[in-house]
RNA sequence: AAACAUAUUUGGAGAGUUUGAUCCUGGCUCAGAACGAACGCUUGCGGCGUGCUUAACACAUGCAAGUCGAGCGCGAAAGCAGCAAUGCGAGUAGAGCGGCGCACGGGUGCGUAACACGUGGGUAAUCUGCCUCGAAGACUGGAAUAACCUUCCGAAAGGUUGGCUAAUGCCGGAUAGACUAGCGAAGUCUAUGGACUUUGUUGGGAAAGGUGGCUUUAUGAGCUGCCGUUUCGAGAUGAGCCCGCGGCCCAUCAGCUAGUUGGUGAGGUAAUGGCUCACCAAGGCAACGACGGGUAGCUGGUCUGAGAGGACGAUCAGCCACACUGGGACUGAGACACGGCCCAGACUCCUACGGGAGGCAGCAGUGGGGAAUUUUGCACAAUGGGCGAAAGCCUGAUGCAGCAACGCCGCGUGUGUGAGGAAGGUCUUCGGAUUGUAAAGCACUUUCAGUUCGGGAAGAAAACACCUUGGUGAACAGCCAAGGUCUUGACGCUACCGAAAGAAUGAAGCACCGGCUAACUCUGUGCCAGCAGCCGCGGUAAUACAGAGGGUGCAAGCGUUGUUCGGAAUUAUUGGGCGUAAAGCGCGUGUAGGCGGCCUUUUAAGUCGGGUGUGAAAGCCCUCAGCUCAACUGAGGAAGUGCGCUCGAAACUGGGAGGCUUGAGUGCUGGAGAGGAUGGUGGAAUUCCCCAAGUAGAGGUGAAAUUCGUAGAUAUGGGGAGGAACACCGGUGGCGAAGGCGGCCAUCUGGACAGCAACUGACGCUGAGACGCGAAAGCGUGGGUAGCAAACAGGAUUAGAUACCCUGGUAGUCCACGCCGUAAACGAUGAGAACUAGGUGUCGCGGGUGUUGACCCCUGCGGUGCCGUCGCUAACGCAUUAAGUUCUCCGCCUGGGAAGUACGGCCGCAAGGCUAAAACUCAAAGGAAUUGACGGGGGCCCGCACAAGCGGUGGAGCAUGUGGUUUAAUUCGACGCAACACGCAGAACCUUACCUGGUCUUGACAUCCUUCGAACCUGCCCGAAAAGGUGGGGUGCCCGCAAGGGAGCGAAGAGACAGGUGCUGCAUGGCUGUCGUCAGCUCGUGUCGUGAGAUGUUGGGUUAAGUCCCGCAACGAGCGCAACCCUCGCCUUUAGUUGCCACGCAAGUGGAUCUCUAGAGGGACUGCCGGUGUUAAACCGGAGGAAGGUGGGGAUGACGUCAAGUCCUCAUGGCCCUUAUGACCAGGGCUACACACGUGCUACAAUGGCCGGUACAAUGCGUUGCCAACUCGCGAGAGGGAGCUAAUCGCACAAAACCGGUCUCAGUUCGGAUUGGAGUCUGCAACUCGACUCCAUGAAGUCGGAAUCGCUAGUAAUCGAAGAUCAGCACGCUUCGGUGAAUACGUUCCCGGGCCUUGUACACACCGCCCGUCACACCAUGGGAGUCAACUGCACCAGAAGUCGUUGUGCCAACCCGCAAGGGAGGUAGACGCCCAAGGAGCGGUUGGUGACUGGGGUGAAGUCGUAACAAGGUAGCCGUAGGGGAACCUGCGGCUGGAUCACCUCCUUU
Repeated sequence: AAACAUAUUUGGAGAGUUUGAUCCUGGCUCAGAACGAACGCUUGCGGCGUGCUUAACACAUGCAAGUCGAGCGCGAAAGCAGCAAUGCGAGUAGAGCGGCGCACGGGUGCGUAACACGUGGGUAAUCUGCCUCGAAGACUGGAAUAACCUUCCGAAAGGUUGGCUAAUGCCGGAUAGACUAGCGAAGUCUAUGGACUUUGUUGGGAAAGGUGGCUUUAUGAGCUGCCGUUUCGAGAUGAGCCCGCGGCCCAUCAGCUAGUUGGUGAGGUAAUGGCUCACCAAGGCAACGACGGGUAGCUGGUCUGAGAGGACGAUCAGCCACACUGGGACUGAGACACGGCCCAGACUCCUACGGGAGGCAGCAGUGGGGAAUUUUGCACAAUGGGCGAAAGCCUGAUGCAGCAACGCCGCGUGUGUGAGGAAGGUCUUCGGAUUGUAAAGCACUUUCAGUUCGGGAAGAAAACACCUUGGUGAACAGCCAAGGUCUUGACGCUACCGAAAGAAUGAAGCACCGGCUAACUCUGUGCCAGCAGCCGCGGUAAUACAGAGGGUGCAAGCGUUGUUCGGAAUUAUUGGGCGUAAAGCGCGUGUAGGCGGCCUUUUAAGUCGGGUGUGAAAGCCCUCAGCUCAACUGAGGAAGUGCGCUCGAAACUGGGAGGCUUGAGUGCUGGAGAGGAUGGUGGAAUUCCCCAAGUAGAGGUGAAAUUCGUAGAUAUGGGGAGGAACACCGGUGGCGAAGGCGGCCAUCUGGACAGCAACUGACGCUGAGACGCGAAAGCGUGGGUAGCAAACAGGAUUAGAUACCCUGGUAGUCCACGCCGUAAACGAUGAGAACUAGGUGUCGCGGGUGUUGACCCCUGCGGUGCCGUCGCUAACGCAUUAAGUUCUCCGCCUGGGAAGUACGGCCGCAAGGCUAAAACUCAAAGGAAUUGACGGGGGCCCGCACAAGCGGUGGAGCAUGUGGUUUAAUUCGACGCAACACGCAGAACCUUACCUGGUCUUGACAUCCUUCGAACCUGCCCGAAAAGGUGGGGUGCCCGCAAGGGAGCGAAGAGACAGGUGCUGCAUGGCUGUCGUCAGCUCGUGUCGUGAGAUGUUGGGUUAAGUCCCGCAACGAGCGCAACCCUCGCCUUUAGUUGCCACGCAAGUGGAUCUCUAGAGGGACUGCCGGUGUUAAACCGGAGGAAGGUGGGGAUGACGUCAAGUCCUCAUGGCCCUUAUGACCAGGGCUACACACGUGCUACAAUGGCCGGUACAAUGCGUUGCCAACUCGCGAGAGGGAGCUAAUCGCACAAAACCGGUCUCAGUUCGGAUUGGAGUCUGCAACUCGACUCCAUGAAGUCGGAAUCGCUAGUAAUCGAAGAUCAGCACGCUUCGGUGAAUACGUUCCCGGGCCUUGUACACACCGCCCGUCACACCAUGGGAGUCAACUGCACCAGAAGUCGUUGUGCCAACCCGCAAGGGAGGUAGACGCCCAAGGAGCGGUUGGUGACUGGGGUGAAGUCGUAACAAGGUAGCCGUAGGGGAACCUGCGGCUGGAUCACCUCCUUU
């Protein structure tokens, strides 16, 4: 929402996990419910239920089926009484004969895949004790036997001999119908088989009494009641048999069957039937699954689910099967019998060793097994059962109790108030927060349990006995019915009710808190310990481990484990798929099967409707009711979707009949075609041979070599041989089912198509099996062999090269015949049919208009392509040739790996093919698309990137940094570019962080407290110093009358604390480097896409630029670019001292033209012209201009990347140290030195060195300073002191340059290292360890291998100057100016970068991913000489008990004959025979265990070898096949695109 009206069809949720992200596919996992459960922790009460799921394993002990004296015959004892006999006990107990029961009730689920079960039928093919009803009877005889007595045997169990006796035990005869058998007759019904009813005749067949009472002739008989009994019929109940339908797995079980299938006859049974037998026939079952194997009791129902389904079959109920294992019958109404019998076997027990006994899968209980399942209880009071006339007896059925939170249901563990928000705990930003009204405290209540006391149901109806009334009867007996009285309770000191005290005497736990999934912090731990259902946590800040606090969820329980269903539409009927994710058989022909055109008529199998029977009860559902509620239970109803019968309907499907032509086919005409097979035939080319001619090479490659050639090759010409393949035409052209098919001709032959409309009349579609065809490779036999070419050989390449390349070369490639049967056998798309916009090519055939042509247009049919609408799709894409919308049929899929493998079967000569698993293992494996990144992919573009140039580095010496080494220490950091003259703009002490030694412990430094003292200055001793000791001087400032207080400083003391250049830059802030001054990075709105995302930002131009223009589903915007800022260059203007000019010896004075200084302006904008360009942007050239296209330089560094660097600048979380990892001091070290690297300086010389002379800067700096003049010294420097807080003075002479001279190519007049000596300066101090000077010394080095760096103009190169740091120390760094080039064709290549595009198995992003062998460890598994076990088949041996049959000479009471003896009838022991269990032995089959050795497989943070695949993966990859190789693999042949790139062809789109 819709409906009903008492109910009954009210009910459907998802999430995590593959990816950088996305969508899909797909598996795994979770949330739910349930349980005969188990385990862990915990546990107060009650009610109702439930309780060996495993060993159908073995069982001690007790009980679980007896009863009847009213069927019968016997018949004690103890004890009591008594002197005793004897009596009582007692006709009791007891056993026996006999009857009924023991086939019920109770247990279990072994077996069973079956008429076992369920459901519905049949029995005209049957039986049925006890019970009910009806009919009829019960006459007359007889013989035994147990008990008992007695004999014997035995340990026992038990057996035996002789004798006696009874019956409702047994037997004979009579009678008997509606019984039964044979032979008949009539009728009715029928499924034609027969059945039923009536009837005739012949034969056959029964019996038992007991008891109560009355009468009596009292031994006997009669009457009557009850019970029992016989025959027949009927009923009820129960059972047997038969049939339809239904419900497990395996086809890696495909053929099975000899009493098998049927018939005739016989036997047997209650009864049909091969149930059994004889004979005859040869059948029967099976793909709709026979036979075989595995598993299993079936059902009502239970659990789950929205349902459809799925799983299960405890308790309760129905059926079946079984009773230690196997076989067998007896008795009986019923059994082949749980507590009966016989036999065999295993096991246990007793034994005197001769022989016996036993069967808990009944209730309890024991052992065992197991994760696991109870008391050796009470009672027959109730319900029910057996026996009995009854009382009653029996009943481990049953009713109850006990144990167990095993389940469901209910109750309680208190209620109210209570803020100082107590204490304690935990956390904390130290303020507080939280536990928390929680507690305490105060007031109250008493359910439950416990204690004490009291009351108190229901379950009980009866029977019996007695009384009353009625019936039967002759009867006052007896019996029956009704009423009254009386009696009976295991549970049970019950449930329930009441009273008392008391919040106590008692009552809360368990799991979880990363996400899914409700619930968060601290501490500990540090890939350890551990957690984990999945994803995953843990490597020093863990909400994931462990503990704690807090919280969440359930609650007398809570979790875990196991199992089932659900979620899972993840087997899809409801309700899935198969182009690329798993999935269309390689293709066809066709059997069974499935499906099937139009019309008429009929039928009624399917279908639909009505009625009816059944669908047990319980359960589920609804209503009502009973326990205080509920669970539980009772009553009624509904439902049970099913099956049977019957009546009806006739649309559809099916069946029958008749017709039709559109599906399908036939016929006729016509042309197209590499369709197939066979036989011929042709030319070009390769190779070989011959001849000619000719000479030194040829061939081959990236480059070479192997190879061929002076014995004449290659190249050239001619001739010949032989095999194979058919250039051009040639085409997303044609044909074929597919594989496939290509010179030409002929013959044979299949199919399709077009046209015509004559014929048939649904003849059709699909197609499991089956059968046929089927590239290449391969196999067999025989040929053939030109070229090519696996294998093989050689040469190269390479680290290697079992390859790619080269030279050879065999199988093979070819033919015939026969196998094989597979390919990326692909359109990765099964076949058929119908429908659903178009456009444009092309092939074949046809029609029409125009015109006749190599024509064009319109149109029909059939094929074959491309584009595209709707629709579909996860997307890509498909799209009348569907992957759209539908129908029919077939095949196939169900996570990845193991594996298309093993085993088995079939096929094959083999190779191998087809069919086809599991254990184990993983949480993914995959498809499409997206964004990046990458490519030994492509396109465009840029950069001192290359190229063109100039100068260097790499070689030398020295300086400096680093590594390494050394050391007590050589402090630490930085490590490709982007560490290495870096932090360090300057280590002798200090710095300094390091080492050694000496010292300090509230500390060198900060704050607070107490006490004392002002602070401070200064001397001496000891010591290396720090430190320590001991003196002297000195007393301040503010307030206050004073005492005193305060600020500040110092000392002492105690503790809070200080301190740390200790660790973590991978916990951080800040700062910085780098890509890169590269042109990019994004957003809002809109649009597109399911989405990630895309668009914008791409495209065409252009630029240094995402700069600008144009176009465009985009329109705008932001951070970047540019510009704005600084500086240099030009001009103007303003201003002028210390600057400039002039004068002057100077001091100074005057001036404002220039230089300069420093303020303000101007100037440059592609503005102007021409050209190109799209009329654009822009570019090119030009003019003007100091400057021209961002004028040069600087500052400025987008989003981000590198866990880049820095905890040692600073800051900072956490951790660590606290008489030390803190602090002080002295000395040492950071300066070491076989070595290696980086960065520099100086050189190697003549474009130079040296000497002399001459000239020109700029930026800066200076009072703890720069320091002039002058003097001294060779010099460093010293003395000296003027000036200058600087446009004034000083540093400060710039140097290259220029002029002149000299040197003349040398290890030099180059070069200056090293060393010796002597000095200067700074500084407490130059030993370790400074710089400089002079004299002397005079090393390497003669331009630098591989390689490599910088630079495009005032640049490189070269020259000097200044500054910071700094006492001193500069070859470093940062600035400044002087002199001042060369070259750029250009973008192929190297490097880096940007944009677009493409491929990708990469995303930690190519320093990626990833394959296989080998080695090691573990795991499961196949083979395996065998071996062991279980089950089973066939053919045998054997044969217990027993039924049946034959025999029965032995034996026998009943009946017959007979006086009797005896005989007969009948029976029986025994014997024999058929069948047959255990057992034995032979040959097999199946399954499982184990097995030396062996095969592959899987898994395992850091093993070995290579590099196969992913990019054109560096030889494109892959498929099939064959060969080869350590391995991935390589090569040959054929195939595929699921190949990149470039070019061409064709087609398409647009113009």

Small-subunit ribosomal RNA from a Pseudomonadota bacterium, 1551 nucleotides, folded computationally. The prediction has a mean pLDDT of 83. Rfam family: Bacterial small subunit ribosomal RNA. Its family is annotated with ribosome and structural constituent of ribosome in the Gene Ontology. It was read from a public genome assembly.